Bacterial RNase P class A from a Candidatus Sumerlaeota bacterium, 376 nucleotides, folded computationally. It was read from a public genome assembly, where an Rfam model found it. Of the family's consensus pairs, 94% are formed in the model.

RNA sequence: CGGGCGGGCCGUGCGAUCGCCGGGGGCCGGAAGACCGGGUCUCCGGAGGAAAGUCCGAACUCCACAGGGCAGGGUGCCUGCUAACGGCAGGGCGGCGAAAGCCGACGGAAAGUGGAACAGAAAACACACCGCCGAUGGCUUCCUUCGGGAAGCACAGGCAAGGUUGAAAUGGUGCGGUAAGAGCGCACCGGCGUCCUGGCAACAGGGCGGCCUGUCAAACCCCACCCGGAGCAAUGCCGAAUAGGCGGGAAGAGCCGGCCCGGCUCGUCAAACCUGCGGGUAGGCAGCUCGAGGCCUGAGGCGACUCAGGUCCCAGUCGAAUGAUCGCACUCCGUUUCGGCGGAGACAGAAUUCGGCUUACAGGCCCGCCCCGCGC
Numbered sequence: 001c002g003g004g005c006g007g008g009c010c011g012u013g014c015g016a017u018c019g020c021c022g023g024g025g026g027c028c029g030g031a032a033g034a035c036c037g038g039g040u041c042u043c044c045g046g047a048g049g050a051a052a053g054u055c056c057g058a059a060c061u062c063c064a065c066a067g068g069g070c071a072g073g074g075u076g077c078c079u080g081c082u083a084a085c086g087g088c089a090g091g092g093c094g095g096c097g098a099a100a101g102c103c104g105a106c107g108g109a110a111a112g113u114g115g116a117a118c119a120g121a122a123a124a125c126a127c128a129c130c131g132c133c134g135a136u137g138g139c140u141u142c143c144u145u146c147g148g149g150a151a152g153c154a155c156a157g158g159c160a161a162g163g164u165u166g167a168a169a170u171g172g173u174g175c176g177g178u179a180a181g182a183g184c185g186c187a188c189c190g191g192c193g194u195c196c197u198g199g200c201a202a203c204a205g206g207g208c209g210g211c212c213u214g215u216c217a218a219a220c221c222c223c224a225c226c227c228g229g230a231g232c233a234a235u236g237c238c239g240a241a242u243a244g245g246c247g248g249g250a251a252g253a254g255c256c257g258g259c260c261c262g263g264c265u266c267g268u269c270a271a272a273c274c275u276g277c278g279g280g281u282a283g284g285c286a287g288c289u290c291g292a293g294g295c296c297u298g299a300g301g302c303g304a305c306u307c308a309g310g311u312c313c314c315a316g317u318c319g320a321a322u323g324a325u326c327g328c329a330c331u332c333c334g335u336u337u338c339g340g341c342g343g344a345g346a347c348a349g350a351a352u353u354c355g356g357c358u359u360a361c362a363g364g365c366c367c368g369c370c371c372c373g374c375g376c
Base pairs, nucleotide, nucleotide: 001373002371003370004369005368006367007366008365009364010363012329013328014327015326016325017324018323020046021045022044023043024042025041026040027039028038029036030035048347052358053357055356056355057354058353059352060231061230062229063228072227073226074225075224076223077091078090079089080088081087092106093104094103095102096101107222108221112220113219114216115215129163130162131159132158133157136156137155138153139152140151141150142149143148171189172188173187174186175185176184190211192209193208194207195206196205197204198203235286236285237284238283245277246276247275248274249273252266253265254264255263256262293312294311295310296309297308298307299306300305330345331344332343333342334341335340
């Protein structure tokens, strides 16, 4: 240089004008120094690293709840961190990579039950298709000193080395051994048991003895630990108009009419009228944004993280604000007569809050590390 690995950060910027949401202040108005869904002026603040998926863990609220057990669900190498976690850090083991590094539901298969399509002899209290053998028994032929011996057959039998099937085949390689074979014996490797050493532990190393015990637990199951339910549309408070409900009042009430007289209708058991109370709805307020908070410095720790000091206040909506236009710059794309011109600006968007995980993302910046390759 090139290629690669790990981590952190930004993720359009500046200005002008007009709006929208929230908050503070001034003035005006409403009989008002205190109150206000009012008017007007001014100042301040106004999306994200994921606000997303809603997958885990919590805070908070309401409901349920003696204690223990069963059932059900979750997690699953070890040690730490944390409010908690299925998260994170460090370590162990296994796999991948030349390395930096990356990935892993990674407890138990000698408690029990069960599964393994097709193929294959056989998928597990074993088994034998091709094959190997001829030690033992049998049969045939030959020889014989009559005790037996040799050759052949492969019926009984012995074997599992080699071949064949499969994702997987009963420890692997080598030497010895044997009729042929076989952990049958030995060496190394592997695995199991036990002891010692190191380590908090997971585990690692070593000695000795064996080869008994294949695979699947994101199959049932066993072991250890954890787990009540619903969710801010939680929950609490205020509360109309209209129509229902409950109670009280006076015997009258309504219509015609300017009023009186008068007339008409209804009621005097229920209605209407007046009035009080109560529940709910619309609506409003609280919850609601100061928090396991952000930033800086120092200390402890390999680290996750913790502690101390200083400093900052950073949306709070609910038919749900966060926008539009213009100018300059930036990046990218197209075009160019190299002066420019035109277009686009990633993923996405708060809804009670917080810690994580996962997923989406144009372009760019910074730090550390590796060397199969090229050059000096």